A computed fold for a 378-nucleotide RNA from a Thermoanaerobaculia bacterium, annotated as Bacterial RNase P class A. Its Rfam family is "Bacterial RNase P class A". Rfam describes the family as follows. Ribonuclease P (RNase P) is a ubiquitous endoribonuclease, found in archaea, bacteria and eukarya as well as chloroplasts and mitochondria. The gene name in the source record is rnpB. The organism belongs to Thermoanaerobaculia, within Bacteria. The sequence is in RNAcentral, with records from ENA. Model confidence (mean pLDDT): 76 of 100.
RNA sequence: GGAGCGCACCGGAGGAUCGCGGCUCGCAAGAGUCGAGGAAAGUCCGAACUCCCACGGGCAGCAGGCUGGCUAACGGCCAGGCGCGGCGACGCGACGGAAAGUGCAACAGAAAACAAACCGCCGAUCGCGAGGAAGCGGCAACGCGACCUCGAGGAGGUAAGGGUGAAACGGUGCGGUAAGAGCGCACCGCGCAACGCGUGAGCGGCUGCGGCACGGCAAACCCCCUGCGGAGCAAGACCAAAUAGGGAAGUGAGGGGCCGCCCGUCCCCAUCUGAGCUUCCGGGUAGGUUGCUCGACCACCGCGGUAACGCGCGUGGCAGAUGAAUGAUCCUCGCCGCGCAAGCGGAGACAGAAUUCGGCUUACAGGGCGCUCCACGC
Numbered sequence: 001g002g003a004g005c006g007c008a009c010c011g012g013a014g015g016a017u018c019g020c021g022g023c024u025c026g027c028a029a030g031a032g033u034c035g036a037g038g039a040a041a042g043u044c045c046g047a048a049c050u051c052c053c054a055c056g057g058g059c060a061g062c063a064g065g066c067u068g069g070c071u072a073a074c075g076g077c078c079a080g081g082c083g084c085g086g087c088g089a090c091g092c093g094a095c096g097g098a099a100a101g102u103g104c105a106a107c108a109g110a111a112a113a114c115a116a117a118c119c120g121c122c123g124a125u126c127g128c129g130a131g132g133a134a135g136c137g138g139c140a141a142c143g144c145g146a147c148c149u150c151g152a153g154g155a156g157g158u159a160a161g162g163g164u165g166a167a168a169c170g171g172u173g174c175g176g177u178a179a180g181a182g183c184g185c186a187c188c189g190c191g192c193a194a195c196g197c198g199u200g201a202g203c204g205g206c207u208g209c210g211g212c213a214c215g216g217c218a219a220a221c222c223c224c225c226u227g228c229g230g231a232g233c234a235a236g237a238c239c240a241a242a243u244a245g246g247g248a249a250g251u252g253a254g255g256g257g258c259c260g261c262c263c264g265u266c267c268c269c270a271u272c273u274g275a276g277c278u279u280c281c282g283g284g285u286a287g288g289u290u291g292c293u294c295g296a297c298c299a300c301c302g303c304g305g306u307a308a309c310g311c312g313c314g315u316g317g318c319a320g321a322u323g324a325a326u327g328a329u330c331c332u333c334g335c336c337g338c339g340c341a342a343g344c345g346g347a348g349a350c351a352g353a354a355u356u357c358g359g360c361u362u363a364c365a366g367g368g369c370g371c372u373c374c375a376c377g378c
Stems, first nucleotide, its partner, number of pairs: 001374007009367002012333007020035006037350001041361002044359005049232004061228005066080005081095001082093004096223002101221002103217002118162002120158003125155001126153001128151005135144003170188006189212001190210004195204003236290004246281006254268005297317004301312004335346004
């Protein structure tokens, strides 16, 4: 210098004026003080809190699933193991069970699970043909002929080679064979047991045994272990108008409609059953108050722990709106560019509280820190 990996890192600092919201003080005018984030986001997990439901147990269903730890809890975090990827820093992993059972494997391929024979190789054993041939028979011509070689072939053998596939029943070599094959052997790999190490998941090689068996899929059914009631601060609690309706007491013979009046007419109602009027009670609605922000809280420090985290209290910090505040302008410093300088010019991401915490995930201009690999220089 280049290419990367990780991060419990920062993501402006100080001030002035005006404005907005909460709280305190003040009769008031006003004054003082506090006022967004690392994700306040997605609402994906886990809780607190509240209400509803609930005798206990089981089935079904859903979720989680390597080991040890942390935590109020978690599907989170830390540390470790194993596997995969990367030269590496490091990253990723639904990572219990397929020697319980049932099932599945498209296409291709001969064959897809108590393997299989398409090409290829072989064809020892079987007969056929050709050549040779010790020997036997015959006076001879000649005939027979164990056996050997070669050729074409059949029954068949073969899993080494080719080819198919996501996957084809260990690898290399030597022996062996008709050709082959863990068929035999050596080494490597694999499985089991013992031993050693480790809390454990597991690891190790001096050991022994086994020719090697038990292919893959459980994000197929299933088996094993663990967990699981519902709704959510618009939860819930309190105060409480107007109008309508409910109830009680009192009063009471009338009351109401047909736009005002009269007539007429209709409806309600009375002398045991009460129309209308007055007062009171209770429930709900609008509205208001509360829940509401100091809590399993956060940061620094000390101690313990590899760490997550715990303990201590030593110091400091902590918004609470509800037609919903958190804004605007300017100055100095910082950042970037130009310039010797004075100075001039410029940029600022993602986003934005709403009951509260612990996590996860996602978004993010620019900067910082640590680490890895490569190249070059000293």